[in-house]
Molecule: glmS glucosamine-6-phosphate activated ribozyme aptamer
Organism: Thermomicrobiales bacterium
C1' cells in the first nucleotide's frame, strides 16, 4: 500500500522534480541538417553502516566510481549537540557517572572481514532518450583481534 490486525510487498542514502541535460512528435509538399516554440517522455548518488521515548537546535558518518549533470533544487531522515523520561553497568535504594537492550568509554602510521554501481559477458523491455535482470572484480568506517590508557565512585540499608 494492497477491500485486509492474521496473508503480500515495502519500510530512507531514502522519496520527489518546477530548473538543467536528454529523447520523440508536431509546427513544411519530398530529404537531410541546425535553432526555436509547443506538447509528451526520460535522467535526475553506487553500494556498507545507522533508531529505547519525547523535545529543541545543526542539517548528517563511511568509503567506490567518475576526472564529472554522482549539475540544481525540495521534502524526509536511524547522525551531532542539550535537556527530560524509560533501561543497562552481578543484593536494594538514592546520587553521580558512563552507556542504549550486544547497554563501559577513549586511543593506534597495528592486524582482520564486509558492498554496489563503474566495467566485461548473456539477456528483456522501449521507436528512441533509458530502464531492467543474471554471472564475475575491488573498498572504507563501525565491528572483530592485539596492545595501551581511563572508569567501575559515594551514602543508606538489607543478607
Nucleotide at each position: 500500500g494492497g477491500a485486509a490486525u492474521u496473508c503480500c510487498a515495502g519500510u530512507a542514502g531514502c522519496g520527489c522534480c518546477a530548473g538543467g541535460a536528454c529523447c520523440u512528435g508536431u509546427c513544411u509538399c519530398g530529404a537531410g541538417g541546425u535553432c526555436g516554440a509547443c506538447a509528451g517522455g526520460u535522467u535526475g548518488a553506487c553500494g556498507a553502516g545507522g533508531u529505547g521515548g519525547a523535545a529543541g537546535c545543526c542539517g548528517a558518518u563511511c568509503g567506490a566510481a567518475c576526472g564529472a549533470u554522482u549539475c540544481g533544487g525540495c521534502g524526509g531522515a536511524u547522525g551531532g549537540c542539550u535537556u527530560c523520561c524509560c533501561g543497562g553497568c552481578a543484593g536494594g535504594c538514592a546520587c553521580a557517572g558512563u552507556c542504549g537492550u550486544g547497554a563501559u568509554g577513549a586511543g593506534c602510521a597495528g592486524g582482520u572481514a564486509c558492498a554496489a554501481a563503474c566495467c566485461a559477458g548473456a539477456c528483456c523491455g522501449g521507436c528512441a532518450a533509458c530502464g531492467g535482470u543474471c554471472u564475475g572484480a575491488c573498498a572504507g568506517a563501525a565491528g572483530c583481534c592485539g596492545c595501551u590508557c581511563a572508569a567501575c565512585g559515594u551514602g543508606c540499608c538489607g543478607g